[in-house]
RNA sequence: UGUACGAAAUGGCAAAAUCGCUGAAAAGUGGUGACGCAAAGCUAUAGGAGCUAACGUCUUGAAUGACUAUGCUAGCCAGUUCCCGAA
Numbered sequence: 001u002g003u004a005c006g007a008a009a010u011g012g013c014a015a016a017a018u019c020g021c022u023g024a025a026a027a028g029u030g031g032u033g034a035c036g037c038a039a040a041g042c043u044a045u046a047g048g049a050g051c052u053a054a055c056g057u058c059u060u061g062a063a064u065g066a067c068u069a070u071g072c073u074a075g076c077c078a079g080u081u082c083c084c085g086a087a
Base pairs, nucleotide, nucleotide: 005085006084012037013036017032018031019030020029021028022027035075041080042079043078047077048076049073050072051071056067057066058065
């Protein structure tokens, strides 16, 4: 110095819930809040998996139902970058 690993230290992020806004929804975003996280940093037509179904297609006499992502989830796996330095 690097890899592995995760004691300590400096710090960091922010689940659920709730209020406001956006959205068809999933969900996102700002505030409060802290369940937790060694990557809970970044990446969504580079890969897998999952959620929603507006538009569209099919179905129904109608209601409805089914399919479908270009929408969403990175705190699902994954790819990638990275702080510190005990055993």
c-di-GMP-I riboswitch aptamer from Aquibacillus saliphilus, 87 nucleotides, folded computationally.
Model confidence (mean pLDDT): 85 of 100.
NCBI's taxonomy places the organism under Bacteria, Bacillati, Bacillota, Bacilli, Aquibacillus.
Its Rfam family is "c-di-GMP-I riboswitch aptamer". About the family: GEMM was predicted in a large-scale screen for bacterial structured RNA regulatory elements.